Predicted 3D model of a 71-nucleotide RNA (transfer RNA) from a Pirellulales bacterium. The RNAcentral record of the sequence draws on ENA. Rfam family: tRNA. Its family is annotated with triplet codon-amino acid adaptor activity in the Gene Ontology. It is annotated as a transfer RNA.
RNA sequence: GCGCCCAUGAUGUAGCGGCAGCCUGCCGCCUUGCCGAGGCGGAAGCGCGGGUUCGACUCCCGCUGGGCGCU
Repeated sequence: GCGCCCAUGAUGUAGCGGCAGCCUGCCGCCUUGCCGAGGCGGAAGCGCGGGUUCGACUCCCGCUGGGCGCU
């Protein structure tokens, strides 16, 4: 330098163009003599900039970061 893959709450991940879900964690309540476990509720997320589209996490381009391969 070239090619390919990945980027979603604090964490690990799902998401055939139409409401962004799940696990763990965090906060509150219930339960318990206390802790834990359990039950109920809540906060928190699409890496950045453009494009296509009525509508983009999803498709296209560029950038950034990470991984793999080639030279």